Small-subunit ribosomal RNA, 5' domain from an invertebrate metagenome, 543 nucleotides, folded computationally.

Context: one part of a larger RNA
């Protein structure tokens, strides 16, 4: 000098854009963070509506929807940096050794059966959580059956391909393996109990199969901190056969043989540490770092340990153990902010129990929508970094006043007064947007479906109402008025700026060198001056 998530101290006027627990991965009150779908199902607890009421209520009805069964979601999203010095990252390969739900192209089906169980009613137990029996009813929930274009297994042959181990792709025989249904309006046309239904039609799913997208998982090179005042570590440990078990390869696991792997090119133990794009430095080179944004990784009171699922060994799920808190009727039972706000505690230090789903993303859902403390906003803090402003122009007999004098005079100083004028921001009064594009509703029109000009579907034009948390906010007009807006540091050298008083090695001061013992430019205070300027100094740390 440059630099920080900063603190401190003094001092603040205003906007924009950032950004704010670096310590206790310490303990958390409270509220909110992950739900959706009635177009899967029985239904009907509140609400709308409609009848009836004896006014207490009761029925209907699916606009709706509490619980329930059932599907997807909840493994994203958001947090934190404890732990890890390791295929964890990084960066370049490999899998002839893999998985992948939703999406998207491909092919081929969706046929006909059947038993149950929440919810419910009726009874038990419990203080509570909850839990138990009986009867009963549904599915896109749960089993058989059938039927197999791909498909898997076993065999047998062919052929491409590769160095081989095999892989790939046809062929033939055997065996094994699937589903789910809803929803809409509409039509010749059957049927009907006159409510419908059946067939067609169209969306939306279902089942298999291939292929892709995606995201994932494993495996090698090659990089990745100190300490030898750590030198010798290792028995599933090295290797091999052969089951096992995995999506999958592997000593992963487990039997049975062989005795091996690693080490001074640093094993093994210790310590520190989450890795990187980046970031600060620096002329590079290199140093130092890992906060905010992206990417991986790890964890989720500690500790083990599985289930469900296409993905977890699962933050807001389950069981065991613990240590803590809470309830309890002592028998039992509930909790886990390193999500967003907040609290208590630790510190030098780090914020609002705010607003909204308007926009972007996410999850459900045909869809309207719902849900979203992701986000988008506000709110607080000079915590940065960047803008502006605190007026401008005239104005000398150089006013007073302060300071300092050689007593003449200097200086402070055009500075103030005083006049002339502007109007940035702050204040008031009106105006007033972008950030909205969608989305549903209608009207034509043009394609796909189809028997079909119906209806349904996309496309594309046209119409009317609409949707904004921020917010009456950017912005703009006008109003009034210099009015409301300047401090801090420092002046002995280094280093830019000097007198004067007071102290007298005291009191103090200092980044080094050194000031002060009676005229200190170095201590304190005045004047003046010197730097910067909503800031400015100090500490701490890097370069």
């Nucleotide at each position: 000098g440059a630099a920080u998530g900063a603190a401190c101290g003094c001092u603040g006027g205003c906007g924009g854009c950032g950004u704010g627990c670096c310590u206790a991965a310490c303990a958390c009150a409270u509220g909110c963070a992950a739900g959706u779908c009635g177009a899967g199902c029985g239904g009907u607890a509140a609400g709308g509506c409609c009848c009836c009421u004896u006014c207490g209520g009761g029925g209907g009805u699916a606009c709706a929807c509490g619980a329930g069964c059932g599907g997807c979601g909840a493994a994203c999203g958001g947090g934190u940096g404890a732990g890890u010095a390791a295929c964890g990252c990084g960066u370049g390969g490999g899998u002839a050794a893999c998985c992948u739900a939703c999406c998207c192209g491909g092919a081929a089906g969706u046929g006909g059966g059947g038993g149950a169980u929440a919810g419910c009613u009726c009874a038990a137990g419990g203080a509570a959580a909850c839990u138990c029996g009986a009867g009963g009813u549904a599915a896109u929930a749960c089993c058989g059956c059938a039927u197999a274009c791909g498909u898997c297994g076993c065999a047998g042959g062919c052929g491409a391909c590769g160095c081989a181990a095999g892989u790939c792709g046809g062929c033939u025989g055997c065996g094994g393996g699937a589903a789910a249904g809803g929803c809409g309006g509409g039509g010749c046309u059957c049927c009907u109990u006159c409510g419908g239904g059946a067939c067609c039609u169209g969306u939306c799913g279902c089942u298999u199969c291939c292929g892709g997208a995606u995201g994932g998982a494993c495996c090698c090179g090659c990089g990745u901190c100190c300490g030898a005042u750590u030198a010798g570590c290792u028995u599933g440990u090295u290797g091999g056969u052969g089951a096992g078990g995995u999506a999958a390869c592997g000593g992963c696991u487990c039997a049975c043989c062989a005795a091996g792997g690693c080490u001074a090119c640093g094993a093994u133990c210790g310590g520190u540490a989450g890795c990187c794009g980046g970031c600060c430095u620096g002329a590079g080179a290199g140093g130092g770092u890992g906060a905010u944004c992206g990417g991986c990784c790890a964890c989720a009171u500690u500790g083990g340990g599985a289930c469900u699922g296409a993905g977890a060994c699962a933050c807001g799920g389950c069981c065991c153990a613990g240590a803590c808190u809470c309830c309890u009727a002592c028998g039992g039972g509930a909790g886990g902010c390193a999500g967003c706000a907040g609290u208590g505690g630790g510190g030098a230090a780090u914020u609002u129990u705010g607003g909204g789903c308007a926009a972007u993303g996410g999850g459900c859902g045909c869809a309207a929508g719902c849900c979203u403390g992701a986000c988008c906003c506000a709110g607080c803090g000079a915590c940065g970094c960047c803008g502006c402003g605190u007026g401008g122009g005239g104005g000398a007999u150089g006013a007073a006043g302060g300071c300092c004098u050689u007593c003449g005079g200097g200086u402070u100083g055009u500075a103030a007064a005083c006049c002339c004028c502007u109007g940035u921001c702050a204040g008031g009064c009106g105006g007033g947007a972008a950030g909205a594009a969608g989305g549903g509703c209608c009207u034509g029109u043009c394609a796909g479906c189809u028997a079909a000009u119906a209806c349904c579907u996309g496309g594309c034009a046209g119409g009317a109402a609409u949707u904004g948390a921020c917010u009456g906010u950017a912005c703009c007009g006008c109003c009034a008025a210099a009015g409301g807006a300047a401090g801090c540091c420092c002046c002995g050298g280094c280093u830019a700026a000097c007198u004067c008083c007071g102290u007298g090695c005291c009191a103090g001061c200092a980044g080094c060198c050194g000031c002060g013992g009676u005229a200190a430019u170095a201590c304190g205070g005045a004047g003046g001056g010197g730097g910067c300027g909503a800031g400015c100094g100090u500490u701490a740390u890097u370069c």